This is a predicted structure of an 84-nucleotide RNA (transfer RNA) from Sporosarcina luteola. Its Rfam family is "tRNA". The family's RNA type in Rfam is transfer RNA. Lineage of the source: Bacteria > Bacillati > Bacillota > Caryophanaceae > Sporosarcina. It was read from a public genome assembly.

RNA sequence: GCCCGAGUGGUGGAAUGGCAGACACGCCGCACUCAAAAUGCGGUGCCGCGAGGCGUGCCGGUUCAAGUCCGGCCUCGGGUACCA
Repeated sequence: GCCCGAGUGGUGGAAUGGCAGACACGCCGCACUCAAAAUGCGGUGCCGCGAGGCGUGCCGGUUCAAGUCCGGCCUCGGGUACCA
C1' cells in the first nucleotide's frame, strides 16, 4: 500500500432505514435501620434555572426519515504483498 472487522453515556451493551442508548452494572436521592449492609421506590447521555437545544469517531451525500445505506477521512484490531 491493499483486503476484512470495529468505533454508540461512567462501564458492558440494545436498536440493521421509522421514538437512539432497551436491559444490566455503577452513580445520585428517598424509604426502611440506632447506624450500616441488603432490599424497595424514584432519577441518571450532554448543555440550559427553564422553555428548549444538541448528540451514535470526523466531513459530506442519499432519503419524508440514517447509529443503520453511499463516498472520503481518522483511530484501533486482524490478514496480506514488496523490502536492493